Context: one part of a larger RNA
RNA sequence: GGCAUAAGGUGAAUGCCUUGGCACCAGUAGCCGAAGAAGGACGGGAUAAGCACCGAAAUGCCUCGGGGAGUCGCAAAUAGACACUGAUCCGGGGAUAUCCGAAUGGGGAAACCCACUUGAGAAAACCUCAAGUAUCACAUACUGAAUACAUAGGUAUGUGAAGGGACACCAGGGGAACUGAAACAUCUAAGUACCCUGAGGAAGAGAAAGAAAACUCGAUUUUCUAAGUAGCGGCGAGCGAAAGGGAAACAGCCCAAACCAGGCUUUAAGUCUGGGGUUGAGGACACAACAGAAAAGAAGGAUUUAGGUAGUCGAAUGACCUGGAAAGGUCAACCACAGAAGGUGAAAGUCCAGUAGACGAAACUUAAAGACUUCAAGUUGUGCUCCAGAGUACCACGGGACACGAGAAAUCCAGUGGGAAGCAGGGAGGACCACCUCCCAAGGCUAAAUACUAACUGGUGACCGAUAGAGAACAAGUACCGUGAGGGAAAGGUGAAAAGAACCCCGGGAGGGGAGUGAAAUAGAACCUGAAACCUUAUGCCU
Numbered sequence: 001g002g003c004a005u006a007a008g009g010u011g012a013a014u015g016c017c018u019u020g021g022c023a024c025c026a027g028u029a030g031c032c033g034a035a036g037a038a039g040g041a042c043g044g045g046a047u048a049a050g051c052a053c054c055g056a057a058a059u060g061c062c063u064c065g066g067g068g069a070g071u072c073g074c075a076a077a078u079a080g081a082c083a084c085u086g087a088u089c090c091g092g093g094g095a096u097a098u099c100c101g102a103a104u105g106g107g108g109a110a111a112c113c114c115a116c117u118u119g120a121g122a123a124a125a126c127c128u129c130a131a132g133u134a135u136c137a138c139a140u141a142c143u144g145a146a147u148a149c150a151u152a153g154g155u156a157u158g159u160g161a162a163g164g165g166a167c168a169c170c171a172g173g174g175g176a177a178c179u180g181a182a183a184c185a186u187c188u189a190a191g192u193a194c195c196c197u198g199a200g201g202a203a204g205a206g207a208a209a210g211a212a213a214a215c216u217c218g219a220u221u222u223u224c225u226a227a228g229u230a231g232c233g234g235c236g237a238g239c240g241a242a243a244g245g246g247a248a249a250c251a252g253c254c255c256a257a258a259c260c261a262g263g264c265u266u267u268a269a270g271u272c273u274g275g276g277g278u279u280g281a282g283g284a285c286a287c288a289a290c291a292g293a294a295a296a297g298a299a300g301g302a303u304u305u306a307g308g309u310a311g312u313c314g315a316a317u318g319a320c321c322u323g324g325a326a327a328g329g330u331c332a333a334c335c336a337c338a339g340a341a342g343g344u345g346a347a348a349g350u351c352c353a354g355u356a357g358a359c360g361a362a363a364c365u366u367a368a369a370g371a372c373u374u375c376a377a378g379u380u381g382u383g384c385u386c387c388a389g390a391g392u393a394c395c396a397c398g399g400g401a402c403a404c405g406a407g408a409a410a411u412c413c414a415g416u417g418g419g420a421a422g423c424a425g426g427g428a429g430g431a432c433c434a435c436c437u438c439c440c441a442a443g444g445c446u447a448a449a450u451a452c453u454a455a456c457u458g459g460u461g462a463c464c465g466a467u468a469g470a471g472a473a474c475a476a477g478u479a480c481c482g483u484g485a486g487g488g489a490a491a492g493g494u495g496a497a498a499a500g501a502a503c504c505c506c507g508g509g510a511g512g513g514g515a516g517u518g519a520a521a522u523a524g525a526a527c528c529u530g531a532a533a534c535c536u537u538a539u540g541c542c543u
Stems, first nucleotide, its partner, number of pairs: 001542009015528001016493002020464002022461007029453002031164002039100003042055003046078002050074002052059001061094006070082003105114003115133007135161009169200001170198005180187001184234001210217002221248005231239002252445003255389001259275006265268001280423001282387003285383006297375004303369007311359003317332005333350002335339001342352002394418004399413003404430001425440005480487002500527001503514004
């Protein structure tokens, strides 16, 4: 030095575990903000660095409920306090809430600097405190130029807005390319990604100028189907309906105008308010006839009921054996509308805490119902009177959207230029015309069925188990890196219980040897298990 065996060291794999994640389901909730948000800075503890909590009233204050013995967070310890005259803790309501931040008195290199007005503090100057003082829009009032009336402008007061978010869902305005077409240009990807604006708990759509072709249907939305059909398409790649049928959910309404009354004024083809009226064959008006106060509805609403935000009650087992410990084993019992899951010194229906079931709110809140009050009402016939949404419909040109790429291209939308009828009217039925049928544009509102999930509650998993699962089971978006946008870790486990090793010895200490604890200390805090590489010691053999 090698090999073998054994015992160790180092090292952290593996096994076991789970406080944390991942995915989904059901229910709730779906906004917060000038009454100052989201997010922060700086402070607040007897000792206090971090997290958590709170705000100069600072580890908390008041009040109303719950609860019932300990408490002063994670987090030990000492000191000092609080508590059955009910603390700590849990819930409802309230108070306080520094500074920054939309940040809003002015400024500013966020958490800082500097003001003015009014009031208060025994208060002229100084100081402190309180309140106010941004901008824009709208409304009202006053004022008011060039310029006479006026208008612009100005001032005051009131109301509102602004900013954040859940990288979700929705509507609108803009809008790619890679890619596919086995190249590529129309086309596709795709109105996708992305940007902007706006809104709501949903949004959008919506009560037929519809769909159709039956003896028709009767707002919208979503879904199954129709159907990969009809179609569109360098008829390539690809794109791709609708009616109808089944289902979910159902809800219908209001203006403008004619006409009437009143107000105002520049007296008009005016305007405002109220009445009237709202439809495919209607309304006004005139005349005639009939019915005559009921139903539905809208706004408010005493009250009631059911939930939510703390909680309460809640059945039934003992002995012996093994063991450090019984929930294990043996024997003998019991409950069950409860044998879900968890904990307890190993494996518990009957020990704890729960579970099934039953009950509960001073306060706040959600939903439904709702006495009562107020508002709120017509029908028919006749008619050569009046009204019924105009730079609109429609046309031309060039575009866009429709499954539909200009096509035979209807339909819908806006641009440019033309430009109707007006109920004896008008639009549509996929060019266009006729007939026939359906409907009434150029004003508006509308719940539900539908989409999503940051948040809350409960639950589930042929999901993970610490190199996995979130980046994060730990002071994690932390430490650290970067000028910055941004990037971004590692790191879990003593034991049932600290019983965490008094005391003695070696040593400066670190560390160790005894003693002691414990079932175990090769469980000793560098702590469960403790593989391998690597290192050492002992023994044997070989060289």
The part of an RNA shown here (large-subunit ribosomal RNA, domain I) has 543 nucleotides and comes from Schnuerera sp. xch1. The coordinates come from a structure-prediction model, not an experiment, and the mean pLDDT is 85. It was read from a public genome assembly. It matches the Rfam family "Bacterial large subunit ribosomal RNA".